[in-house]
The part of an RNA shown here (small-subunit ribosomal RNA, central domain) has 346 nucleotides and comes from an uncultured prokaryote. The coordinates come from a structure-prediction model, not an experiment, and the mean pLDDT is 87.

Context: one part of a larger RNA
RNA sequence: CUGGGUUUAAAGGGUCCGUAGGCGGGUCUUUAAGUCAGUGGUGAAAUCCUGCGGCUCAACCGUAGAACUGCCAUUGAUACUGAAGAUCUUGAGUAUAGUUGAGGUAGGCGGAAUUUAUGAUGUAGCGGUGAAAUGCAUAGAUAUCAUAAAGAACACCAAUUGCGAAGGCAGCUUACUAAACUAUUACUGACGCUAAGGGACGAAAGCGUGGGGAGCGAACAGGAUUAGAUACCCUGGUAGUCCACGCCGUAAACGAUGAAUACUCGAUGUGUGCGAUAUACUGUACGCGUCCAAGCGAAAGCAUUAAGUAUUCCACCUGGGGAGUACGCUCGCAAGAGUGAAACUC
Numbered sequence: 001c002u003g004g005g006u007u008u009a010a011a012g013g014g015u016c017c018g019u020a021g022g023c024g025g026g027u028c029u030u031u032a033a034g035u036c037a038g039u040g041g042u043g044a045a046a047u048c049c050u051g052c053g054g055c056u057c058a059a060c061c062g063u064a065g066a067a068c069u070g071c072c073a074u075u076g077a078u079a080c081u082g083a084a085g086a087u088c089u090u091g092a093g094u095a096u097a098g099u100u101g102a103g104g105u106a107g108g109c110g111g112a113a114u115u116u117a118u119g120a121u122g123u124a125g126c127g128g129u130g131a132a133a134u135g136c137a138u139a140g141a142u143a144u145c146a147u148a149a150a151g152a153a154c155a156c157c158a159a160u161u162g163c164g165a166a167g168g169c170a171g172c173u174u175a176c177u178a179a180a181c182u183a184u185u186a187c188u189g190a191c192g193c194u195a196a197g198g199g200a201c202g203a204a205a206g207c208g209u210g211g212g213g214a215g216c217g218a219a220c221a222g223g224a225u226u227a228g229a230u231a232c233c234c235u236g237g238u239a240g241u242c243c244a245c246g247c248c249g250u251a252a253a254c255g256a257u258g259a260a261u262a263c264u265c266g267a268u269g270u271g272u273g274c275g276a277u278a279u280a281c282u283g284u285a286c287g288c289g290u291c292c293a294a295g296c297g298a299a300a301g302c303a304u305u306a307a308g309u310a311u312u313c314c315a316c317c318u319g320g321g322g323a324g325u326a327c328g329c330u331c332g333c334a335a336g337a338g339u340g341a342a343a344c345u346c
Base pairs, nucleotide, nucleotide: 004317005316006315007300008299012314014201015200016199017198021194022193023192025088026087027086028085029084030083031082033081034080035077036076037075038074039073040072041071042070049065050064051063052062053061054060091191092188093187094186095184096183097182098181099180100179103177104176105175106174107173108172109171110154114150115149116148117147118146119145120144121143125136126135162169163168206247207246208245209244210243211242215241216240220236221235222234223233258313259312260311261310262309263308266291267290268289269288270287271286272285273284274283275282295302296301319346320345321344328339329338330337331336
């Protein structure tokens, strides 16, 4: 290389957009590059193979043939692929009319709770735990009430729900904005699929500058527990968590399941449309779930949202450890990220 694989055994890139490339719907015409056939030339000799012959045989040698699966030229064939032209509508997109949703960005507003401050009432405890102690409190705490301030998060609704490419998104409202779906079948006429490099987005933590800081809370301090306790429990508490801008670019970034298209029994629930109708019930499209048949699978299980049957393109795997390490390179302020071995060993 061929071949075999990637839910859980090694293996799907975190996600999308998209360049090159690869692959690509129906019909007709032309061409004849690929493809197929014929002919001619060439394909040195030796070697290999076959026949015959020579050394007593064999190795070896001689001779004849075949072969040299290739290349070039030429004459044809035209199903398929390509190229050129024309055309079509089912793929794809557009238009019109609607619908849907925690989709996104920015602003405004709201109530509950918490903490703090001030005032009032009031007096000896509060708090915490398995039990305690540290801690708070006669300089008046805890508790109750009133007022004020601050920051963060949005109970119920809430769901096996919805939206988004993924990460993710939830109080109410306004503005801007993106998408999907349905109906009409009006328009364009293959405009498509995938996607190496590349670009954009990308939880949390972390980093830079400037704000903010209620609660929570790495580090840290103290109290307990314990043989010890650098922990689990308790009292405090800094960074952080929040905002703006800029980095970082990783996660069990998971459905541990790449994207797209077509096909393949049924049952049932649910979300959003559309149609028929008598409320029922039912048809259809796109989603979200559960169960099961064929089939698949090592099994668990998957099963029209496939892990079934096929096609196209990309990514990745090839025993365990060494090791996602070393070195080099690229990126980053750094932390580090990406790429990524070998010796050795079992």